This is a predicted structure of a 111-nucleotide RNA (SAM riboswitch aptamer (S box leader)) from Salimicrobium halophilum. The source organism's lineage runs through Bacteria, Bacillati, Bacilli, Bacillaceae and Salimicrobium.
RNA sequence: CUCUUAUCCAGAGAGGUGGAGGGACUGGCCCUAUGAAACCCGGCAACCGUUAAACAUUCCGUUUAAAAUGGUGCCAAAUCCUACAGAGCAGUGAGCUCUGAUAGAUGAGAG
Numbered sequence: 001c002u003c004u005u006a007u008c009c010a011g012a013g014a015g016g017u018g019g020a021g022g023g024a025c026u027g028g029c030c031c032u033a034u035g036a037a038a039c040c041c042g043g044c045a046a047c048c049g050u051u052a053a054a055c056a057u058u059c060c061g062u063u064u065a066a067a068a069u070g071g072u073g074c075c076a077a078a079u080c081c082u083a084c085a086g087a088g089c090a091g092u093g094a095g096c097u098c099u100g101a102u103a104g105a106u107g108a109g110a111g
Base pairs, nucleotide, nucleotide: 001111002110003109004108005107006106007105008104013041015040016039017038021031022030023029027081028080042075043074044073047071048070050066051065052064053063054062055061079103084100085099086098087097088096089095
């Protein structure tokens, strides 16, 4: 980098350093000197892993629960909304709602 698969309306500091940017991309709309990014500390969650029980069983395993000392992840706004397609409503203005797809993020597995 590509593919497969699961999840994405919950949760997380009024700390330190740092100094102007940030929210992937489009159009918006926001956050930010009452301090952005980044780093450190802190925290959240529980995907993998761990432990226990039940079930199944030749084995691989499945389900439920627990802890969080391991590997990741995350800590404004739903993935902030939106972008493409379809349906419904409204109706002349370019709006609203729903569904799906695409894209993205993260985990696990494969190449």